[in-house]
RNA sequence: GGUUGACCGGGUGAUCGCUCUCUGCUCCGGCAGAGGGAGGAAAGUCCGCCCUCCACAGGGUACGGUGCCGGCUAACAGCCGGGCGGAGUAAUCCGACGGAAAGCGCAACAGAGAGGUAUAUUGCCCAGCAGUGGGCGAGGGUGAAACGGUGGCGUAAGAGACCACCAGCGCGGGCAGUAAUGUCGGCGGCUAGGCAAACCCCACCGGGAGCAAGGCCAAGCAGGUGCAUUGGGGCGACCCGUCCCGUAAAAAGCAUCGGGUGUGCUGCUUGAGUUCAUCUGGUAACGGAUGGAACAGAUAGAUGAUCGCCACCUCGCAAGAGGUACAGAAGGCGGCUUAUAGGUCGUAACCUAGA
Repeated sequence: GGUUGACCGGGUGAUCGCUCUCUGCUCCGGCAGAGGGAGGAAAGUCCGCCCUCCACAGGGUACGGUGCCGGCUAACAGCCGGGCGGAGUAAUCCGACGGAAAGCGCAACAGAGAGGUAUAUUGCCCAGCAGUGGGCGAGGGUGAAACGGUGGCGUAAGAGACCACCAGCGCGGGCAGUAAUGUCGGCGGCUAGGCAAACCCCACCGGGAGCAAGGCCAAGCAGGUGCAUUGGGGCGACCCGUCCCGUAAAAAGCAUCGGGUGUGCUGCUUGAGUUCAUCUGGUAACGGAUGGAACAGAUAGAUGAUCGCCACCUCGCAAGAGGUACAGAAGGCGGCUUAUAGGUCGUAACCUAGA
């Protein structure tokens, strides 16, 4: 100088204030006592679930999500480990990580030519006095990318045209590994660029809606209109299937217009929990056993205000002065992402450079 990780993010005293639970009292207005009261992200609402309702939630199409392998987890697009690829001297970090011979499509400009057995007065060779004709696609050039590389043979000049050794591709094997994959041979032909976070193909997963879900009680008015071919309605769209209602006409039902009631109670916080210690399995994430500690529930929305001292930071010789981050629960939980003054770790561990 850098990389990775964990923790804290104020303490204390006094005086007042708010709210919840329990106990006691009450003149039913409340009073007294004891105990509790906003985070590492409570933020974003990006994922996953718990829970609730749709009578049940079955199959398919469409649609949506994920995309290397293995493991953890209640589950996940999360976490851990590994493989491959890339960046970096390294510690480490990132991944847009299934498939381009299934099909279809895109690539400006430049360039002769950008997927066709693709191209030509830049250039090389042959014929010719010349105009010109024929051959080549190796050299030069353009471009992000030019249709294998090196060396030879061969040719009029060239070219995998042919050969040797490589790289790649296809087929088929051995070894290691749970696997992704790695490695070592054999045969073949001479070579089959890029983009799928383009459509698409493949594999796996997926009912829907959400606490303004839902349940209970009180109170109160004002109903109207429309819907059928024997049907109407529910199950996200559609089909099958299934269930409920109904039976020649009606509204149980559905849709729509309009009016009225309290701004009530519950859901609402003991959990797949949180956290600490010891032992134990595992590389790790994480799991098991034993023992301990603590636990907001508001609803026009509580969890605070003032003062003093201390801690930390900056300036200053000192006295002293100034400052102290991001930010506040709203059903609950597990993740991810974003914001963050300052401080701590036996000066955390590791890498590099210098001394």
Description: Model confidence (mean pLDDT): 76 of 100. Predicted 3D model of a 355-nucleotide RNA (Bacterial RNase P class A) from an Anaerolineaceae bacterium. It matches the Rfam family "Bacterial RNase P class A". Gene Ontology terms of the family: tRNA processing, ribonuclease P activity and dimeric ribonuclease P complex. NCBI's taxonomy places the organism under Bacteria, Chloroflexota, Anaerolineae, Anaerolineales, Anaerolineaceae. The RNAcentral record of the sequence draws on ENA. It is recorded under the gene name rnpB.